Bacterial RNase P class A from a Gallionellaceae bacterium, 377 nucleotides, folded computationally.
RNA sequence: GAAGCUGGCCAGACAGUCGCUGCGCGUCUUGUGCGCGUAGAGGAAAGUCCGGGCUCCACAGAGCAGGAUGCCGGUUAACGACCGGACGCCGUGAGGCGAUGAACAGUGCCACAGAAAACAUACCGCCGAUGACCCGAUUCCUCCGCCCGCGAGGGUGGCGAAGUCGGGCACAGGCAAGGGCGAACCGGUGCGGUAAGAGCGCACCGCACCUCCGGUAACGGAGGUGGCACGGUAAACUCCAUCCGGAGCAAGACCAAAUAGGCAGGCCAUGACGUUGCUCGCGUCGCCUGCGGGUAGGUUGCUUGAGCGUCAGGUAACGAAACGCCUAGAGGAAUGACUGUCCACGACAGAACCCGGCUUAUCGGCUGGCUUCACCU
Numbered sequence: 001g002a003a004g005c006u007g008g009c010c011a012g013a014c015a016g017u018c019g020c021u022g023c024g025c026g027u028c029u030u031g032u033g034c035g036c037g038u039a040g041a042g043g044a045a046a047g048u049c050c051g052g053g054c055u056c057c058a059c060a061g062a063g064c065a066g067g068a069u070g071c072c073g074g075u076u077a078a079c080g081a082c083c084g085g086a087c088g089c090c091g092u093g094a095g096g097c098g099a100u101g102a103a104c105a106g107u108g109c110c111a112c113a114g115a116a117a118a119c120a121u122a123c124c125g126c127c128g129a130u131g132a133c134c135c136g137a138u139u140c141c142u143c144c145g146c147c148c149g150c151g152a153g154g155g156u157g158g159c160g161a162a163g164u165c166g167g168g169c170a171c172a173g174g175c176a177a178g179g180g181c182g183a184a185c186c187g188g189u190g191c192g193g194u195a196a197g198a199g200c201g202c203a204c205c206g207c208a209c210c211u212c213c214g215g216u217a218a219c220g221g222a223g224g225u226g227g228c229a230c231g232g233u234a235a236a237c238u239c240c241a242u243c244c245g246g247a248g249c250a251a252g253a254c255c256a257a258a259u260a261g262g263c264a265g266g267c268c269a270u271g272a273c274g275u276u277g278c279u280c281g282c283g284u285c286g287c288c289u290g291c292g293g294g295u296a297g298g299u300u301g302c303u304u305g306a307g308c309g310u311c312a313g314g315u316a317a318c319g320a321a322a323c324g325c326c327u328a329g330a331g332g333a334a335u336g337a338c339u340g341u342c343c344a345c346g347a348c349a350g351a352a353c354c355c356g357g358c359u360u361a362u363c364g365g366c367u368g369g370c371u372u373c374a375c376c377u
Stems, first nucleotide, its partner, number of pairs: 001373010012342007020040008028031001042348001046359002049357005054248004061280004066244005071085005086100001087098004101239002106237002108233003123179002125175003128171001130170002133168007141160001143158006187205006206228001207226008252300004262291006271285004307325004313318001
C1' cells in the first nucleotide's frame, strides 16, 4: 500500500417563525381556554417465527393422543435464543456453516445401469486337472542313407517313438485380485505367497474390544489383544431422553343506556355444559340451534419495567451489592410546514399491552481487533 475476516457507535446538524400530544404548575370569562416549564418513534418500530410477563376460563389434577428440541458445559424469567468448548465440512488464513441421540427393538426404501444393492454373485476376464484334438518349435533315442576315420567314434539328412515348450480349442474345477456398470458393492496401500488369486500371511492405516492418561463432560491421546467389518438412509415411519393446558389487550374490569324476561325446535339428572381432541376425576344446574327486537357511550387496563447507567466477579454470554437516572402513551391515531446555513447530500423506514430473542430490508459515516500478499528499512 492492497485485499479480506470479525466487533462497536451514529442514523442528518444548527438557527428562526408558525403548528401538534402527554405530564406538572399558574390563571381566568371553566372553554377543544390562556401562559410557563418539561418530555415526545427504530436499528430494525417491520415479519408474527419462538419464549415469556399480565388477564380470563378456574378451585384445576392425571393419563392418552398431539407437538417441539436433540453433541457437552454454562447464562437466562424462559426458549428452538445467546456464550464457551468438542467433532465434522469449507477456506492459504483470520474465520464461516452444521436438522450433531439410536441402524443388533422393529418396519420401509436404495430408481436406472450392472452378474449382483446385504449373511450376494460372475458379463468381460485370470488359472486349470483332463483330452495329446489342431498348428509350430526343440531335445535325446531306435532304424536307414551319406561323409570323415584302421578302429572306437564324429558330422549330417529322413522316418518312427517318447518327452518338453509355445499358441489355439473343448472342459471338471478354482478365483473375486484386474476390467466394466453405478451415487454407493462385503475394508485401503504395499510386500510376500499361490496354478491363478484372496487378510491367505506380514507391515502400516482402518474396525472391534480392553487398560491407562488428560478433561466437569462431549471428546482427545497412548498401549495391548484380535485377521476382524451383516452397506447406506431416521429433513422416512419408528425407538430413546427432556420439555409443553387453552385463548388472548378486539384479554379483562367498572359505570351508564336500551329493549321483547320474545317466538319456534332439540337435549334434559342413566343428562347437559365447563378455552385444542379423547378418557377419568372435579365443578355448575341448565344448555344448543334458528328467526326476530334493542343498545353499543364513557372510564380503566396504559406504562416504574425480569427497566437503564457505573461496577466486584467471569475467557465470554452475563452480572451480586451499592449509588444514580426516569426515557411516548395516541385513540381514525400526536413531532408537521416554511426560511437560511453547513454537510456525510440523508437509504430501509412510524410505537398501539409490555419485554428477551431470531429473521428480513437498508444510503452513508466513524472506529477496535485479527489474517494474507507485495515492497522498503

It is recorded under the gene name rnpB.
The model forms 96% of the base pairs in the Rfam consensus.
Rfam family: Bacterial RNase P class A. Rfam links the family to the GO terms dimeric ribonuclease P complex, ribonuclease P activity and tRNA processing.
Lineage of the source: Bacteria > Pseudomonadati > Pseudomonadota > Nitrosomonadales > Gallionellaceae.